[in-house]
RNAcentral holds the sequence, with entries from Rfam.
Transfer RNA from Leptidea sinapis, 72 nucleotides, folded computationally.
RNA sequence: GAAUGGUUGGCUCAAUGGAAGAGCGCUCGCCCGGAACGCGAGAAGUCGCGGGUUUGAGUCCCGCAUUGUUCA
Numbered sequence: 001g002a003a004u005g006g007u008u009g010g011c012u013c014a015a016u017g018g019a020a021g022a023g024c025g026c027u028c029g030c031c032c033g034g035a036a037c038g039c040g041a042g043a044a045g046u047c048g049c050g051g052g053u054u055u056g057a058g059u060c061c062c063g064c065a066u067u068g069u070u071c072a
Base pairs, nucleotide, nucleotide: 001071002070003069004068005067006066007065010024011023012022013021018055026042027041028040029039030038048064049063050062051061052060
């Protein structure tokens, strides 16, 4: 330099163009002599950034950033 994939709560990951959820973690409560386990509830997301298409974008298109892989 070229091709190609990833970027979504603290972490690991989902999500037919109809508007974002799970597991773990965290907080509170129940349970216990105390903790762990278990059970119940809750908080935590400008979906990497900017623009475009669309009635509607995490999803499609373009640019940028960052990162992985391959080739040179």

Source information:
Its mean pLDDT, the model's own confidence on a scale to 100, is 82. NCBI's taxonomy places the organism under Eukaryota, Arthropoda, Allotriocarida, Hexapoda, Leptidea. Its Rfam family is "tRNA". By type it is a transfer RNA.